This is a predicted structure of a 693-nucleotide part of an RNA (large-subunit ribosomal RNA, domain II) from an activated sludge metagenome. The coordinates come from a structure-prediction model, not an experiment, and the mean pLDDT is 82. The RNAcentral record of the full RNA draws on SILVA.
Context: one part of a larger RNA
């Protein structure tokens, strides 16, 4: 991992609602007792409970009572069941049962870490201690002390020899465990290899003994107390508790949510409301559309108020700054008024659309009330109106809507929330939606433009800035009296203008910028020189020859433009568009619509019923309601079976499903059907349990 078996809303008591049954001379008996065919029936038993009367805190009173001074008012009650001529039936009441809830209990099942025990077991591991034993190769150093020699007056000194101290030194056994490697489904639940510390000591070690669970032991790390220690293990309390996680077993039909509000030691839990479902009742009350009548201060707009804020003018006041001796002048400020152009969630002289309230009509099938049962209270994206944020976020918080959640199908290459569209079943039938029609891949052509960038190839995003890209338009000027470009030629003189300067000659800088000859030529456009020189331009003539030069609006393109596996429109590929814009006509395309057949829900009509006709419904999580299938066993009735039961392996058939029937093989002794009763009643999931492989 797979297979098989087992595996989770149960039981008791009480209470509540619905349904069924009995009684309604109101109802039911409890304990107990008696009888019998004695592990179950029948009878007795009315003690007692509920009901029959309420009001009050109570005493108490009573169809009334409480409050109150009250004979008032008010609160809670009584005055009261329906159908039927009647009989009777239903309701009400009581009782019993079934089902759905609730409470107390282990309470649907499994799951803690923990707490307690005046229960027990542990010191064969380890810590300390006690008793008794054992062990420590070899080498080094050379304390005290003793002896000898020499020196000294002595105290003493020097040297030599002996000696053998030490929590001394080096280093095996032994004890340890420093660093690293290796191992890390290991050789090993801590090892191995190299390296390293101690190695006569507070040393190591054998055997026996002793101290324990709030206790021991501890050269102290909360270490160790049997691979377990901030309180051992085992058993019990015990099915501890778990607002938490996981799991919770057959089928079909009808309806179908919520992710919000208030409160909460509350925020991943609850209670009530909201939203769902079922039953009963009311009867047009709800929603939508149209019409009529209302309230309002949003969007927008405006500046009439409150404020903000720009420019100009006039006037009032100030006397700050510059200039000036002063007069004065230039700038500046304050306030008011006028004009022009503005701004506002907490401004409004104005003011919609929607929405809201009331009334009427129509259509639809909703609405309201009481009661039973819930689930939900983590929501998400998208569009619109906003707050916060950075007019950031797949951000966050509100409002309106929609989809997902709980919704399949088609489109978007791919895809919860986008677009189209809501799946009862069958069909190798038709028409469409969104979206598409070169190939992958179903379906397309025509006409007119644009783009050259592979721009682009659904929409959307793609900046500021830059540029003789190219299309369309507007407008100005020059032009056969010859434009623009090109080529040929000229481009001069006073004069090197004056000043400045070492120099300043068109061309460092400052000032001025005249005159003359001319077809034309600047006191000079740029380069250049130390300054000159030189080249060139403006300007002019000739040659040539027909358009030329700007400004501006707009379409499509260009640069700006850098990302990590495939260069990337989904791909191939496309400019001979299969790209973009415009127009036209076809086609494809869904579980949509239609066609044909069938099933089911609800409503109406017919019918005793079965059923028929017409209309209508049938996506669905949590959840509510209904109808069924199957398993085991009991009761009653009735059957099958050695001429082969159950089980098991196949096959065929039937039913909308759970399932059922028949038959062949195997098997070898029990098993069904019908009507009822009762449950240890249905497995694929729980790191489920046990077994097998």
């Nucleotide at each position: 991992g797979c297979c098989a078996a087992c595996g989770a809303g149960u039981u008791u008591u009480a209470u509540u609602a619905a349904c069924u049954a009995g009684u309604u001379u109101g109802u039911c008996u409890a304990a107990g007792c008696g009888u019998c065919u004695c592990u179950g029936a029948c009878g007795c038993g009315g003690a007692g409970g509920c009901a029959c009367a309420g009001g009050g805190a109570a005493a108490c009173c009573a169809a009334g009572u409480c409050u109150g001074a009250a004979u008032a008012g008010g609160g809670c009650g009584c005055a009261u069941c329906c159908c039927g001529c009647a009989a009777g039936g239903g309701g009400u009441a009581c009782u019993a049962g079934u089902u759905g809830g609730u409470a107390a209990a282990g309470a649907c099942c499994c799951g803690a870490a923990g707490c307690c025990a005046a229960g027990g077991c542990g010191a064969g591991c380890u810590u300390g201690c006690c008793a008794u034993g054992a062990c420590c190769a070899g080498g080094u150093u050379g304390a005290a002390c003793c002896c000898c020699a020499c020196c000294g007056a002595a105290a003493g000194g020097u040297g030599g020899g002996g000696g053998g101290a030490g929590g001394a030194c080096c280093g095996a056994a032994c004890c340890g465990g420093u660093g690293a490697a290796c191992c890390g489904u290991g050789c090993a639940a801590a090892a191995u290899u190299c390296u390293c510390g101690g190695a006569u000591g507070a040393g190591u070690u054998g055997u026996g003994g002793u101290a324990a669970g709030a206790a021991g032991u501890g050269a102290a790390a909360a270490g160790c107390u049997a691979a377990u220690c901030g309180a051992g293990c085992u058993u019990g309390g015990u099915a501890a508790u778990a607002g938490c996680u996981g799991g919770u077993u057959c089928u079909c039909u009808c309806c179908g949510a919520a992710a919000u509000a208030a409160c909460u030691u509350u925020a991943g839990g609850g209670u009530u409301a909201g939203c769902g479902u079922c039953u009963u009742g009311c009867a047009u009350c709800a929603c939508u559309u149209u019409c009529c009548g209302g309230a309002g201060g949003u969007a927008g707009a405006g500046c009439a108020c409150u404020g903000a804020a720009a420019g100009a003018a006039a006037u009032u006041c100030c006397g700050u700054g510059g200039g000036g001796a002063a007069a004065c002048u230039c700038a500046g400020g304050u306030a008011u008024u006028u004009c022009u152009a503005u701004c506002a969630a907490a401004c409004u002289c104005c003011g919609a659309a929607u929405g809201c309230c009331g009334g009427a009509a129509a259509a639809u099938c909703g609405g309201c009330a009481a009661g039973g049962c819930a689930g939900u209270a983590a929501g998400a994206a998208c569009g619109c109106g906003g707050g916060c944020g950075c007019u950031a976020a797949g951000g966050u918080c509100c409002g309106c809507g929609c989809u997902c959640a709980a919704g399949a199908g088609g489109g978007g290459a791919u895809a919860a929330g986008c677009c189209c569209a809501g799946a009862c079943c069958u069909u190798c039938a038709u028409c469409u939606a969104a979206g598409g029609u070169c190939c992958c891949c179903a379906a397309a052509u025509c006409a007119g433009g644009c783009u050259a960038a592979g721009u682009g190839c659904a929409a959307g995003c793609u900046a500021a800035g830059g540029a003789a890209g190219u299309g369309a338009g507007a407008u100005u000027c020059c032009u056969c009296u010859g434009a623009u470009a090109g080529c040929u030629a000229g481009g001069a003189g006073g004069u090197u203008a004056g000043c400045u300067c070492a120099g300043a000659a068109g061309c460092a800088g400052c000032u001025a910028u005249c005159c003359u000859u001319u077809a034309a030529a600047a006191a000079g456009u740029g380069c250049g020189u130390a300054a000159u020189a030189g080249c060139u331009u403006a300007c002019u003539a000739g040659c040539u020859a027909a358009g030329g030069a700007g400004u501006u609006u707009u379409g499509c393109a260009c640069c700006g433009c850098a990302a990590a596996u495939u260069c990337a429109c989904g791909g191939g590929g496309c400019u001979c568009a299969a790209g973009c814009c415009u127009g036209a006509u076809a086609c494809c395309g869904a579980a949509g619509a239609u066609a044909a057949g069938g099933a089911c829900u609800c409503c109406g009509c017919c019918g005793c019923a079965a059923g028929g006709c017409g209309g209508u419904u049938u996506g669905g999580u949590a959840g509510g309601a209904g109808a069924g299938c199957g398993u085991u066993u009991c009761c009653a009735a009735u059957g099958c079976a050695g001429c082969g039961a159950a089980g098991u392996c196949g096959a065929a058939c039937c039913g909308u499903a759970a399932g059922g029937u028949u038959u062949g093989g195997u098997g070898g002794a029990g098993c069904g059907u019908u009507g009822g009763g009762a449950a240890g009643u249905g497995a694929g999931a729980a790191u489920g349990u046990u077994g097998g492989c």